This is a predicted structure of a 522-nucleotide part of an RNA (small-subunit ribosomal RNA, 5' domain) from an uncultured prokaryote. The coordinates come from a structure-prediction model, not an experiment, and the mean pLDDT is 85.

[in-house]
Context: one part of a larger RNA
């Protein structure tokens, strides 16, 4: 000098930060990943129209069509991002610089081509059955942008060539009697890009020799398998290699980096918050789906733990946000909002978002402000000291005149809002004045923070100072008590009857809403 600090005494306000360093211990409760009806069939509710039945009629009922809202299911995209903690890891894990003619890349952008014609199922619904539950089984029936053939081949793959193999899906609008034309969003093949990743290599960064030898898929080759891809990655066979005092192998410790702290620097220490990256998700193992996972809030198996049970069997995973118990010297609210920024879905409106934006708590840190200003000596009283004369506290107080920061009360009151939506006009597309899209103008609107910041006014010095030290180092001295006792102490050292070193008091010094102590680093 510094700190994610703790402890003691004390404590007025604000801004900006920051807050389980320990048990990767266990977790009650709520929320943290959904969305799309413009992919699909259906259920429910409401509205309108209508055939029929009953009735003289009003009307009631059954059915059908259309529209709107909503729901479980099939289907699509997203749940691989975002968020968390640092257990493991001494490793191409990280940093930096290269390589990939050895590779992948959903959504996005550019370019080319295509989007023809069929089929069989299945969930849901209905019927039946089993079970305490979780849930499961059988039958019948149905749709699709779900699934499967056929056709075509700009292309792509294989191939010396000839040739062979290989795709798709529709939805929502507009005009039209129809045929058809047309807009938007999609689907399929191929190619280029962008973005994101995989893999390989050079170099760099801990301790230990009281660890000196280590290694059999080990090192290399041939062939095969496997992968997006190279490779003992895996396997069969062959050879006997490979690493090591330039520290192999073993043991200990540890996520790494940008950075942070310190220091004149070199260096040393460190890796909280923020950012990049890696590994992990109760413990161990495994794959499935997918562009991407061997997947925190997915699946399966095993284990420990906990819960439910009709004892047959099931369920769970806060190192997400709050919160609880435990551990500890020690670390917060079971808060508000999606208004902004960003993300997922959707044509959109919009929905979701404990990411995020806010508020709250803690002097935990940094910074700022205040606790009043000026005048005021008969130097009041009181305290303390005294050589008893006085000195000091001390312009300090009282008293007089002012001011009004902050806090308090009253009134006014933002910015954070960009957009989205409706109407009109113009342009583009088009056969079109539909529709779609771009721009301009106008209307009504969208704020958690919050009646907050800020402004104005009111009252009144009123509500706001402590902590440590005073022998030397080290700024600051006397009295009383105690008597090697009680005690102090960072080092030197004080205390045994005049202690500036213990304890109290007065005074003084230093910092100040803090001041000291302890711990750690330089």
């Nucleotide at each position: 000098a510094a700190c994610g600090a703790a402890c003691g005494c004390u404590g007025g306000c604000g801004g900006c930060g920051u807050g389980u360093u320990u048990a990767a211990g266990a977790c009650a409760u709520g929320c943290a990943a959904g969305u799309c009806g413009a992919a699909c069939g259906g259920g429910a509710u409401g509205a309108a129209g209508u055939u029929g039945u009953a009735g003289c009629a009003a009307u009631a009922c059954c059915g059908c069509u259309u529209c709107a809202u909503u729901c479980a299911g099939u289907g699509g995209c997203g749940g691989a991002c975002g968020g968390g903690g640092g257990a493991g890891u001494a490793a191409c894990a990280c940093g930096u610089g290269a390589g990939u003619a050895a590779c992948c890349u959903g959504c996005c952008c550019g370019a080319a081509a295509a989007u023809g014609g069929g089929g069989a199922a299945u969930a849901g619904c209905c019927c039946g059955a089993g079970g305490g539950a979780a849930c499961u089984c059988g039958g019948a029936u149905u749709a699709a942008u779900a699934c499967c053939g056929c056709a075509u081949g700009c292309g792509a793959u294989c191939c010396u060539a000839a040739g062979a193999u290989u795709a798709a899906a529709g939805g929502c609008g507009g005009c039209g009697c129809a045929a058809g034309c047309u807009g938007c969003c999609g689907c399929u093949u191929c190619u280029g890009g962008a973005u994101g990743g995989g893999c390989u290599c050079g170099c760099g960064g801990c301790c230990u020799a009281u660890c000196a030898g280590c290694u059999u898929g080990u090192u290399g080759g041939u062939g095969a398998g496997g992968u997006a891809a190279c490779g003992g990655c895996u396997c069969a066979c062959c050879a006997a290699g490979g690493c090591g005092a330039c520290g192999a192998c073993g043991g200990g410790u540890a996520g790494c980096u940008g950075g942070u702290c310190u220091g004149a620097g070199a260096g040393g220490a460190u890796g909280a918050u923020c950012a990049g990256u890696c590994a992990c998700a109760c413990u161990g193992g495994a794959a499935c789906u997918g562009a991407g996972a061997c997947a925190c809030g997915g699946u399966c198996c095993a284990g420990a733990c906990a819960c439910c049970u009709a004892c047959g069997g099931g369920u769970g995973g806060c190192a997400g946000c709050a919160g609880u118990c435990g551990a500890g010297a020690a670390u917060c609210a079971u808060u508000c909002g999606c208004a902004a920024u960003g993300g997922g879905g959707g044509a959109a409106a919009c929905c979701c978002u404990g990411a995020c934006g806010g508020u709250g708590c803690g002097a935990c840190g940094c910074c700022g402000c205040g606790u009043g200003g000026a005048g005021g000596a008969u130097g009041a009283a009181g305290g303390c000291c005294c050589u008893a004369g006085g000195g000091u506290u001390g312009u300090a107080a009282a008293c007089u005149c002012c001011u009004g920061u902050c806090a308090u009360c009253g009134g006014g009151g933002a910015g954070u809002a960009a957009g989205g939506u409706c109407u009109g006009c113009a342009g583009u597309u088009u056969a079109a004045u539909a529709g779609a899209u771009u721009g301009c103008a106008g209307g009504a609107u969208u704020g958690a923070u919050a009646g907050u910041a800020c402004c104005c006014g009111a009252a009144g010095a009123g509500g706001a100072a402590g902590a440590g030290a005073c022998g030397g180092c080290u700024a600051a001295c006397u009295c009383u008590g105690u008597g090697c006792c009680a005690g102090c102490a960072g080092c030197c050292g004080c205390g045994g009857u005049a202690a500036u070193a213990c304890a109290g008091a007065g005074g003084u010094c230093u910092c100040a809403a803090g001041c000291g102590u302890u711990g750690u680093u330089c």